[in-house]
Context: one part of a larger RNA
Molecule: small-subunit ribosomal RNA, 5' domain
Organism: uncultured prokaryote
């Protein structure tokens, strides 16, 4: 000198863009953050409509009849999105490869198909039982009922398994193709007739898994470490290879080219500095990883060993009728605590994106916006021109005088950014869906018409009056731009280093003047 997720002191007019718990991965009151589909189903708790009945004529009752729809069965989603960096020195990450050792829901393309039968169960109903404790959370039993839920039979091959033969190829185990035999496995309907779905197989796309080369902090005041340990055979397991697991056999494997141990730490793109080489960092944004009160476990599923799922154990908090239960903000706000220190218990799904749905649409603290904060960067303003009686006053001096603050002010003219008031007023929106038309020809394309804005009456534009609404901070001995007077007298004090102060201090304190930067200026901390 540059830089910062900064803090502190003094000061403070506005706007744009960005950023905002670096500390306790400490504990959390409250609200919200993942639902959706009635075009899968049985249905009807609430609301509304319609109809019927009763009559007191404006009420009551009834009817799933209609719009819809609580709870329930079922499907898809909840493995995304969002948070945090505790752990991890590791194939975790980065980079480059490999999978002839693998999986992949939804989506796209292609081919084939969808015949028949059955038994349950939830909601509901009924009563009973149980824990009866006088609770709660939750349980048990019986009868009956539906489905795109479940089961069975049939059909099927380019499916799986086993096996035979042939051909081709490679990268070692081998791979691919063709033909044959045996065994086994599918499906689902809804319907407004427009469609939307279902099953099997192949391919693609996307996502994931695994393996390997190289790179990846400090300590030798850590020198030896290792029994599933290293390898083999067999079996099991997995989507898949593999000591991944197990049985048996062998005795290997790693290490001064640093094993093992200890400490520290999420990694990268990037960021800061520097001419570069390097050095330092890992906030925001993007990619990957790990975690979700602590530890462990699996279930479901295409995908999890699952933040707002389950079970067990532990700590903590809460409820309790003491028998037993409930909970997990490292989601968005917010609270307490810690700390030098870090924001609102806001608005909207209008846009972008996501989930479900045929769609309308619903949900979305993702997201888009607004609020707070000079935290940073950038921009604008606090006026411009003229004006000397060179005034008063302050300060200084060589003191009847002069210098300086000082064209500064007053005064005259001008302007109105900004602030104030009033008026106008966006872009972000184009679609989907709906209506109409046209083309092909029966669901696709094109055109037209209307509909939709949280931000926001915001940005922006215009008009009005008037210099009106707006300047500070640090420093002035040298480094280092900027000097005099007074006070003090090794005192009080200053100080980044050198140092200053003991009676004329440009170094302390005040004043006048000056210098630098400027809505900021200084100090502290850290890095180069």
């Nucleotide at each position: 000198g540059g830089a910062u997720g900064a803090a502190c002191g003094c000061u403070a007019g506005c706007g744009g863009c960005a950023g905002g718990c670096u500390u306790a991965a400490c504990a959390c009151a409250u609200g919200c953050a993942a639902g959706u589909c009635g075009a899968g189903g049985g249905g009807u708790a609430a609301c509304a409509u319609u109809g019927a009945u009763g009559c007191u004529u404006g009420c009551a009752u009834c009817a799933g009849a209609u719009g819809a729809c609580g709870a329930c069965c079922g499907g898809c989603g909840c493995a995304c999105g969002g948070g945090u960096g505790a752990g991890u020195a590791a194939c975790g990450c980065g980079u480059a490869u490999a999978c002839a050792a693998u999986c992949u829901a939804c989506c796209u393309u292609u081919a084939a198909c969808a015949g028949g039968a059955g038994g349950a169960u939830a909601c509901c109903c009924u009563u009973u039982c149980u824990u009866u404790a006088g609770a709660a959370a939750u349980g048990a039993a019986g009868a009956a009922u539906a489905a795109c839920a479940c089961u069975c039979c049939a059909u099927g091959g380019u499916a799986a398994u086993a096996u035979u033969a042939a051909a081709u190829c490679g990268c070692a185990u081998g791979a691919u193709u063709u033909a044959g035999u045996a065994u086994u496995u599918a499906a689902a309907c809804a319907u407004u007739c427009a469609u939307g779905g279902g099953u099997u197989a192949a391919a693609g796309a996307u996502g994931a898994g695994u393996a390997u080369g190289c790179g990846u902090c400090c300590u030798a005041u850590u020198a030896g470490c290792u029994a599933g340990a290293u390898g083999g055979u067999a079996a099991g397991g997995u989507a898949a290879c593999g000591g991944c697991u197990u049985a048996c056999c062998a005795u290997g494997g790693c290490a001064a080219c640093g094993a093992u141990a200890g400490g520290u730490a999420g990694g990268g793109g990037c960021c800061c500095u520097g001419a570069g080489a390097g050095g330092g960092g890992g906030a925001u944004c993007c990619c990957c990883c790990a975690c979700a009160c602590u530890g462990g476990u699996a279930c479901u599923g295409a995908g999890a060993c699952a933040c707002g799922g389950a079970c067990c154990a532990g700590a903590c908090u809460c409820c309790u009728a003491c028998g037993g239960g409930a909970g997990g903000c490292a989601g968005c706000a917010g609270u307490g605590a810690g700390g030098a220190a870090u924001a609102u218990u806001g608005g909207a799904c209008a846009a972008u994106g996501g989930g479900c749905g045929a769609g309308a649409g619903c949900c979305u603290g993702a997201u888009c916006c607004a609020g707070c904060c000079a935290u940073g960067c950038c921009g604008c303003g606090u006026g411009c021109a003229g004006g000397a009686a060179g005034a008063c006053g302050g300060c200084c001096c060589u003191a009847u005088g002069g210098g300086u603050c000082u064209u500064a002010a007053a005064c005259u003219g001008c302007u109105u950014u900004u602030a104030u008031a009033c008026g106008g007023g966006a872009a972000g929106a184009a679609a989907a869906a709906a209506g109409g038309g046209c083309a092909c020809g029966u669901g696709u394309g094109c055109c037209c018409u209307a509909c939709u804005g949280a931000c926001g009456g915001u940005a922006c534009c215009g008009u009005a009056a008037g210099a009106a609404u707006a300047a500070g901070g640090a420093c002035c001995g040298g480094c280092u731009a900027a000097c005099u007077c007074c006070g003090u007298g090794c005192c009080a004090g200053c100080a980044g280093c050198c140092g200053c102060g003991g009676u004329a201090a440009u170094a302390c304190g005040g004043a006048g003047g000056g210098u630098c930067c400027g809505a900021g200026c200084g100090u502290u901390a850290u890095c180069c």